[in-house]
Predicted 3D model of a 74-nucleotide RNA (transfer RNA) from a Lachnospiraceae bacterium.
The prediction has a mean pLDDT of 83.
Rfam family: tRNA. About the family: Transfer RNA (tRNA) molecules are approximately 80 nucleotides in length.

RNA sequence: CGCGGGGUAGAGCAGUCUGGAAGCUCGUCGGGCUCAUAACCCGGAGGUCGGGAGUUCAAAUCUCCCCCCCGCUA
Numbered sequence: 001c002g003c004g005g006g007g008u009a010g011a012g013c014a015g016u017c018u019g020g021a022a023g024c025u026c027g028u029c030g031g032g033c034u035c036a037u038a039a040c041c042c043g044g045a046g047g048u049c050g051g052g053a054g055u056u057c058a059a060a061u062c063u064c065c066c067c068c069c070c071g072c073u074a
Stems, first nucleotide, its partner, number of pairs: 002072006010026004020057001028044005050066005
């Protein structure tokens, strides 16, 4: 240089194919339960969806360019 996979909440991931309200588990915060802790139950906060541009009424999703990580090949 070429090819493939990936980047979405603090962590791990789904959602993309087929555009239409941004979700799950854990964690975290508050409350309940308990003598207390864990477990369990209820509720909350937390996201420029890697960056920019384009298409569209509407983009995490489609198109183009770029950045970063992992692997393969020489």